[in-house]
RNA sequence: CGCUCAUCAAGAGGGGCUGAGGGACCGGCCCGACGAAGCCCCGGCAACCGUCACGACGGGUCGUAUCUGCGGAUCAGCGUCCGCUGCGAGGCCGUGUCGUGAUCGGUGCCAAGUCCGGCCCGUGGAUGGCCCACGGGAAAGAUGAGGA
Numbered sequence: 001c002g003c004u005c006a007u008c009a010a011g012a013g014g015g016g017c018u019g020a021g022g023g024a025c026c027g028g029c030c031c032g033a034c035g036a037a038g039c040c041c042c043g044g045c046a047a048c049c050g051u052c053a054c055g056a057c058g059g060g061u062c063g064u065a066u067c068u069g070c071g072g073a074u075c076a077g078c079g080u081c082c083g084c085u086g087c088g089a090g091g092c093c094g095u096g097u098c099g100u101g102a103u104c105g106g107u108g109c110c111a112a113g114u115c116c117g118g119c120c121c122g123u124g125g126a127u128g129g130c131c132c133a134c135g136g137g138a139a140a141g142a143u144g145a146g147g148a
Stems, first nucleotide, its partner, number of pairs: 001147001003146006013042005021031003025118004043110003048106003051102007059093004067086001069084006114140001119137007
């Protein structure tokens, strides 16, 4: 920044400085001198990104034994051996996806569902109409990861 994607019903606060606002916007409704916003210190929540560990799946490679098929050697035969081929337990190696965990790093967050609504749709109710309740979707906003 009129860009893209994901998430937004859960969770988590004390102290100090300071002193009147704050909850994005609008309407409502709240929070606030029992101290708002801001700054500092400490603490916590969470798991978006990075990192690490484990597991599953997929990929590459090697490929014993056994086994499949073909050919050959040997044998009276059974069989044995050799070569090739395929399957292949398993080993090794990255990388990818997913899951779980750790919470080391980068953010974020710690009144009320994003506090509720705002625009559209559906169902029900009421009314001459404005309206109300519930559900769904959007818009806007916030945060993260990217992009320009």